Small-subunit ribosomal RNA, central domain from an uncultured bacterium, 350 nucleotides, folded computationally. It matches the Rfam family "Bacterial small subunit ribosomal RNA". The full RNA is in RNAcentral, with records from ENA and SILVA.

Context: one part of a larger RNA
RNA sequence: CUGGGCUUAAAGGGUGCGCAGGCGGGCCCGUGUGUGUGCCGUGAAAUCCCUCAGCUCAACUGAGGAAUUGCGGUGCAAACUGCGGGCCUUGAGGUAGGUAGGGGCUGUUGGAACGAUCGGUGGAGCGGUGAAAUGCGUUGAUAUCGAUCGGAACGCCGAAGGUGAAGACAAGCAGCUGGGCCUAUCCUGACGCUCAUGCACGAAAGCGUGGGGAUCAAACAGGAUUAGAUACCCUGGUAGUCCACGCCGUAAACGAUGUGUACUAGAUCGGUGCAAGUCUGACCUUGUGCUGGUCGGAGAGAAAUUAUUAAGUACACCGCCUGGGGAGUACGGUCGCAAGGCUAAAACUC
Repeated sequence: CUGGGCUUAAAGGGUGCGCAGGCGGGCCCGUGUGUGUGCCGUGAAAUCCCUCAGCUCAACUGAGGAAUUGCGGUGCAAACUGCGGGCCUUGAGGUAGGUAGGGGCUGUUGGAACGAUCGGUGGAGCGGUGAAAUGCGUUGAUAUCGAUCGGAACGCCGAAGGUGAAGACAAGCAGCUGGGCCUAUCCUGACGCUCAUGCACGAAAGCGUGGGGAUCAAACAGGAUUAGAUACCCUGGUAGUCCACGCCGUAAACGAUGUGUACUAGAUCGGUGCAAGUCUGACCUUGUGCUGGUCGGAGAGAAAUUAUUAAGUACACCGCCUGGGGAGUACGGUCGCAAGGCUAAAACUC
């Protein structure tokens, strides 16, 4: 360099934005970069190949030819690629009018539950378990009523439902703000796709500083269980869980399925636009978009399965894999306050 692959066998980067790079819609004109073709020069000899010849043959050797797929020059061709110019609208974007939504941020308000404190009633147990005990309780617990305070989470609606690039997002209201979809086909006129490096975002846990601390709860203590019990069960309980700011940058970050575009039977159930029909309307029917599922054919697949949301048929670009262990480790580098992350071997062994 080539080959075969990446749902589950090894293998899709956690996600997006995006420079370089790669790739790129329709028509016309030019150019002649790549491309094709002809000719010229060069492409040492030996070697390889072909035809002869010399050693008795062969190896070996000699002669001639071919080849040397390359480079340079020159002529021709103009379909495709590139480049230059002009035009187009279907890709992309914009404009106008609509529309759904737990998309994001900030502020504010609320009720249920829980805990604490105070007060009332009450008077012996409560709690907990397989059974118990530790624990709480006559300094009045548990239960119950009222008041006050506190922090966290938002039942029903709620769904196979919605939104977001992913992580993720749910009480109500207000403010600020991102994106999507539909209709019109009005404007721009290829402005596009992908993306190494880079930048940004990124659950939980963890870290730093300062707050907060109701619940739950690593660690820890005690009670049980047990041969033991550094556990499972129980009673407590600190970090943490919450907030602000700053780090960390990892997950079974999963659809274990990269992104984009085009094409390839259907059926059915949701969400959400638009149009038409029904005298009007809720509604319904039909059509047409976007979106989320289920079933299923061709095809694909080792099979399970997948099947217009492809794992089918193709193209473009990126990432990744190459037997198991050693090992996602050592060393080096780099990032981090640290924990550690990223990059990433070998000996040896089966």